This is a predicted structure of a 148-nucleotide RNA (c-di-AMP riboswitch aptamer (ydaO/yuaA leader)) from a Dehalococcoidia bacterium.
NCBI's taxonomy places the organism under Bacteria, Bacillati, Chloroflexota, Dehalococcoidia.
Model confidence (mean pLDDT): 75 of 100.
[in-house]
RNA sequence: GAACUGUAGUCGCUGAAAUCGUCCCGGUGAUCGAGGGGCGAUGCGGGGGAACCAACUCUUGAGGCGAAUCCGUCUUCUUGCAAAGGACGGGGCGGUGACUUCAGCCGCAGCCUGACAGCUAACCCCGUAGGCGUUGAAGCAUCACCCA
Numbered sequence: 001g002a003a004c005u006g007u008a009g010u011c012g013c014u015g016a017a018a019u020c021g022u023c024c025c026g027g028u029g030a031u032c033g034a035g036g037g038g039c040g041a042u043g044c045g046g047g048g049g050a051a052c053c054a055a056c057u058c059u060u061g062a063g064g065c066g067a068a069u070c071c072g073u074c075u076u077c078u079u080g081c082a083a084a085g086g087a088c089g090g091g092g093c094g095g096u097g098a099c100u101u102c103a104g105c106c107g108c109a110g111c112c113u114g115a116c117a118g119c120u121a122a123c124c125c126c127g128u129a130g131g132c133g134u135u136g137a138a139g140c141a142u143c144a145c146c147c148a
Base pairs, nucleotide, nucleotide: 011133012132013131014130018042019041020040021039022038023037024036025035043128044127045126046125047124048123053118059115061116062113063112064111065110069091070090071089072088073087074086075085076084092108093107094106095105096104099139100138101137102136103135
């Protein structure tokens, strides 16, 4: 100096997933604090739900959260087809330490309702997690430090 791994903190990424109050845990001789949990409020996110309008579906079920979908070729299984699996390609969508564009790289999962829901004022209900470590260029902004 480089690479890899681990821990703690700061700073950040994805996402709605944060802030405040109060009580408990923890801890101590006592108190405070980091952290965790319960409850409440605010903020943020989602669902249900009239009229009017709209139009889909009815086991070939239907629908919701989410970026997480659509199409094609080849292949495996097979009497054959379909379905499913695998390998590729194209369209579309999402992410990439403030913002935009381009490029590069990455993702297209998972879960829920249970025969049922278009939109939808009033109204009603639910969530406030989990997982991570950060690319380059151009443009346009903001802030800090130093000097005058």